[in-house]
């Protein structure tokens, strides 16, 4: 010291979907079936994942997530899981502490 890992402080950035049940709601559909759409619930189950509302988790360029995108092929109960789009176009950093590494400089041999 424009090497590089690790902790950790403050700050900052991000997502929260799918499914079944139940319960409401609806100047809904149908025209009568305890029928069927549709929203809604921080109400039970069940999937996936770190995280599906958590004094949590995950990210700060080796970049979490966001667009495109209600996208495209498979494939699943499914919007979960693979590919492509894709070298695409956006996306939050500043200290302090150990350790590595290099470089200079003294000293011993």
């Nucleotide at each position: 010291g424009u090497u590089u890992u690790c902790u950790u402080g403050u700050c900052g950035g991000g997502g929260u979907g799918c499914u079944u049940u139940u319960u409401g709601c609806u100047a809904g559909c149908g025209g009568u079936a305890u029928g069927c759409a549709g929203c809604a619930a921080u109400a039970g189950g069940g999937c996936u994942g770190a995280g599906a509302u958590a004094u949590a988790c995950c990210c700060g360029c080796c970049g979490a997530c966001c667009u495109g995108a209600u996208c495209c092929g498979g494939u699943u109960a499914g919007u979960a899981c693979c590919g492509g789009c894709g070298u695409a176009g956006g996306g939050a950093a500043c200290g302090a502490g150990a350790g590595u590494c290099u470089c200079c400089a003294g000293u011993u041999u």
Molecule: TPP riboswitch aptamer (THI element)
Organism: Cellvibrio sp. OA-2007